[in-house]
RNA sequence: GCCCUUGUAGCUCAGAGGCCAGAGCACCACUCUCGUAAAGUGGGGGCCGGGGGUUCGACUCCCCCCAAGGGCU
Numbered sequence: 001g002c003c004c005u006u007g008u009a010g011c012u013c014a015g016a017g018g019c020c021a022g023a024g025c026a027c028c029a030c031u032c033u034c035g036u037a038a039a040g041u042g043g044g045g046g047c048c049g050g051g052g053g054u055u056c057g058a059c060u061c062c063c064c065c066c067a068a069g070g071g072c073u
Stems, first nucleotide, its partner, number of pairs: 001072007010025004018056001027043005049065005
């Protein structure tokens, strides 16, 4: 220098144009218990790395940039 992959809640990930952006774990509250843990029920939390573009509409497509990982010379 070139190519590829990834970037979504605190963490690990799902979500391949339209239905309020979801799950597990974690966290908070309650129930249960003498108490703790476990278990059960409920709850808060993200505008989707940044900026443009396409579209009636984008986390999802295109371009640029940034970051992380991998490959090639």
Model confidence (mean pLDDT): 81 of 100. This is a predicted structure of a 73-nucleotide RNA (transfer RNA) from a marine sediment metagenome. The sequence is in RNAcentral, with records from MGnify. It matches the Rfam family "tRNA". The family's RNA type in Rfam is transfer RNA.